RNA sequence: GAUUUAUAAAGAAAGGGGGAGAGAACAGGCUCUGUGAACCCUUAGCAACCUGAAGGCAAUUUCAAGGUGCUAAUUCCUGACCCGAAAAGGGAAAUAUAAAUU
Numbered sequence: 001g002a003u004u005u006a007u008a009a010a011g012a013a014a015g016g017g018g019g020a021g022a023g024a025a026c027a028g029g030c031u032c033u034g035u036g037a038a039c040c041c042u043u044a045g046c047a048a049c050c051u052g053a054a055g056g057c058a059a060u061u062u063c064a065a066g067g068u069g070c071u072a073a074u075u076c077c078u079g080a081c082c083c084g085a086a087a088a089g090g091g092a093a094a095u096a097u098a099a100a101u102u
Stems, first nucleotide, its partner, number of pairs: 001102008013043005021032003026079004044071003049067002051064005075094001081091003
C1' cells in the first nucleotide's frame, strides 16, 4: 500500500521548542491562527478497538490501562455517484481509527 469487519452527534490541554500557516484531497462556504498555525518534545487527560483481571453456560457485564488512537467546530459543513421535485431527507463513495489477513 491492498482487502475485510467495526466505529465516527459523546469525551479529553498545559508547558517548552518552532515561526506562518491550518481545518485529508479538488471546488464552494465557514472557522482557527503573531493573544503564535503546521510540525517536534514533555507532562497531563479522554476513550476503550486489541490486551489483562473478575463474574456468567452463553449473550454479555464490571474493573484495569500494557499496544494503538485521540484531546476547536458532527469526519467543521456542502458538492461530485444513487434514490428523491428539492443544497428536505436518506444511502453510497471518500477519509480517519482499530482489529485481522495479505

The prediction has a mean pLDDT of 83. This is a predicted structure of a 102-nucleotide RNA (SAM riboswitch aptamer (S box leader)) from a Bernardetiaceae bacterium. Its Rfam family is "SAM riboswitch aptamer (S box leader)". The family is grouped with related families in Rfam's "SAM clan".